Transfer RNA from a bacterium, 73 nucleotides, folded computationally. Its Rfam family is "tRNA". Its family is annotated with triplet codon-amino acid adaptor activity in the Gene Ontology. The sequence is in RNAcentral, with records from ENA. Its mean pLDDT, the model's own confidence on a scale to 100, is 81.

């Protein structure tokens, strides 16, 4: 330099052939216990990397940028 993959909650990841985004762990409160842990119930937490385009509507499609990883030279 060229090509490909990935970017979603604090962490690890799903997701939708375009229609208000979820799981596990973690966190908070409550219940349970003599007390912790475990367990149960409830809750908080997200401009879905950024900028444009298409569309009534974009996390999803298109173009570009940035970052990480991999391959080739």
């Nucleotide at each position: 330099g060229c090509u490909g993959u990935u970017a979603u909650a604090g962490c690890a990841c799903a997701g939708u052939u375009g229609g208000u985004a979820g799981u596990g762990c973690g966190c908070u409160a409550c219940a349970u216990u003599g007390g912790u842990a475990a367990u149960g119930u409830a809750g908080a937490g997200g401009u879905c990397u950024c900028c444009a385009g298409u569309u009534c509507g974009a996390u999803u499609c298109u173009g570009g940028a940035u970052a990480a990883c991999a391959g080739c030279a």